[in-house]
RNA sequence: CAUUGUAAAUAGCAAACCCGGCGCAAGCCGGGGACGCAAAGCCACGGGACCCUCUGGGUUAGCCGGGUUGCCGAA
Numbered sequence: 001c002a003u004u005g006u007a008a009a010u011a012g013c014a015a016a017c018c019c020g021g022c023g024c025a026a027g028c029c030g031g032g033g034a035c036g037c038a039a040a041g042c043c044a045c046g047g048g049a050c051c052c053u054c055u056g057g058g059u060u061a062g063c064c065g066g067g068u069u070g071c072c073g074a075a
Base pairs, nucleotide, nucleotide: 004073005072012037013036017032018031019030020029021028022027035062041068042067043066045065046064047063048060049059050058051057052056
C1' cells in the first nucleotide's frame, strides 16, 4: 500500500416504541430508548420500495449497487 473484519482496544451511530415539533403524505427534526451496525459517515448517480395536490414533484443512504471520506490493525 492492497485485500480484509475473526482478535483486542476506545470512540461513534441508533430500529421498534414513547413525548414534543414540522409536513397533504411518504417521512423528517429534537429528547428519551436500544433492535442492530466496521462505514447504520456523506452523496438520490443506477435499480428497488414508498408518498402526493401525478405532463410532474418528493421520501428512503438502516433495501441493493455505485461514488467519496474516515477510526483501530490481530491474521

The RNA shown here (c-di-GMP-I riboswitch aptamer) has 75 nucleotides and comes from Cryobacterium tepidiphilum. Model confidence (mean pLDDT): 87 of 100.